[in-house]
Context: one part of a larger RNA
RNA sequence: CUGGGCGUAAAGGGCGCGCAGGCGGAUAUUUAAGUCAGCUGUUAAAGUCAUGGGCUCAACUCAUGGAUGCGGUUGAAACUGGGUAUCUAGAGUGCUGGAGAGGUAGGCGGAAUUCCCGGUGUAGCGGUGAAAUGCGUAGAUAUCGGGAAGAACACCAGUGGCGAAGGCGGCUUACUGGCCAGCAACUGACGCUGAGGCGCGAAAGCCAGGGGAGCGAACGGGAUUAGAUACCCCGGUAGUCCUGGCCGUAAACGAUGAAUGCUAGGUGUGGGUGUCGAGAGGCGUCCGUGCCGGAGUUAACGCGAUAAGCAUUCCGCCUGGGGAGUACGGUCGCAAGAUUGAAACUC
Numbered sequence: 001c002u003g004g005g006c007g008u009a010a011a012g013g014g015c016g017c018g019c020a021g022g023c024g025g026a027u028a029u030u031u032a033a034g035u036c037a038g039c040u041g042u043u044a045a046a047g048u049c050a051u052g053g054g055c056u057c058a059a060c061u062c063a064u065g066g067a068u069g070c071g072g073u074u075g076a077a078a079c080u081g082g083g084u085a086u087c088u089a090g091a092g093u094g095c096u097g098g099a100g101a102g103g104u105a106g107g108c109g110g111a112a113u114u115c116c117c118g119g120u121g122u123a124g125c126g127g128u129g130a131a132a133u134g135c136g137u138a139g140a141u142a143u144c145g146g147g148a149a150g151a152a153c154a155c156c157a158g159u160g161g162c163g164a165a166g167g168c169g170g171c172u173u174a175c176u177g178g179c180c181a182g183c184a185a186c187u188g189a190c191g192c193u194g195a196g197g198c199g200c201g202a203a204a205g206c207c208a209g210g211g212g213a214g215c216g217a218a219c220g221g222g223a224u225u226a227g228a229u230a231c232c233c234c235g236g237u238a239g240u241c242c243u244g245g246c247c248g249u250a251a252a253c254g255a256u257g258a259a260u261g262c263u264a265g266g267u268g269u270g271g272g273u274g275u276c277g278a279g280a281g282g283c284g285u286c287c288g289u290g291c292c293g294g295a296g297u298u299a300a301c302g303c304g305a306u307a308a309g310c311a312u313u314c315c316g317c318c319u320g321g322g323g324a325g326u327a328c329g330g331u332c333g334c335a336a337g338a339u340u341g342a343a344a345c346u347c
Base pairs, nucleotide, nucleotide: 003319004318005317006316007301008300012315014200015199016198017197021193022192023191025087026086027085028084029083030082031081033080034079035076036075037074038073039072040071041070042069048066049065050064051063052062053061054060090190091187092186093185094183095182096181097180098179102176103175104174105173106172107171108170109153113149114148115147116146117145118144119143120142124135125134161168162167205246206245207244208243209242210241214240215239219235220234221233222232257314258313259312260311261310262309265292266291267290268289269288270287271286272285273284274283275282276281296303297302320347321346322345329340330339331338332337
């Protein structure tokens, strides 16, 4: 380089934006770079290939011819590329409506929990398989009233919704991103993908400052046990929360990259819309989200218009197990470490 692959066997980048690059709608016309054809130059000898010959065969060897490559020239114009003109089916804009835990900031609310103060009240409470540690006559637990604090928002709630992914759930205000439908007025291919690059990115962790109710690594104690550095119980620091800055990972999963077109149905659900109907509702259509299933596909399981079917374009990745996501080096990071990523050896 070629080949075969990537749901579960090795393999889809965590996700987006996007430079270069690759690829790219319809019609007319032109060009002739790619492409194709004719002629021609060159392609040393040997070798290679074809045919024929010589050593009894073969190896070996001789003769003739050919092959692809590069250049020149003449021509063709379907396709690709370039130029010009035009178009509206892709893409975008506009207008009219619509749904939503999409994002950021501010304000507010109730339930619960813990703590504090006061009242009532008295001997237990708590916890477990059973207990004990623990709390309580300095008055606990229970109960009533008042106050404080922090965190999370029961019901609604739904294989419901929104978001590119991570993720998003009390109410309300402001600002703000995206999406869907209908109309068909406007632009006129403005598109798809995307190595590098840039940005986003759960939890844990790190730095500085705050905060700290509950929970709770570490740690202490009580149990259990042969032991128990655990599971259970009583405590409890970091952390969990906020602001600013790092980290950049994950079973970041649909273990399924993005985009476009095509290919039976049935049924539920969310958001629009057309039409029929007095209504209940019916029929149609678009977008989303589930289940079942046909053809097809698959090693099987399964997938099956939300494809893992049939095709095209672009990117990423795999190439036996262990060694090893290790070592070394580079880059990044305060660190933890991340990223890139071998070999010897061995089966």

The part of an RNA shown here (small-subunit ribosomal RNA, central domain) has 347 nucleotides and comes from an uncultured bacterium. Its mean pLDDT, the model's own confidence on a scale to 100, is 89.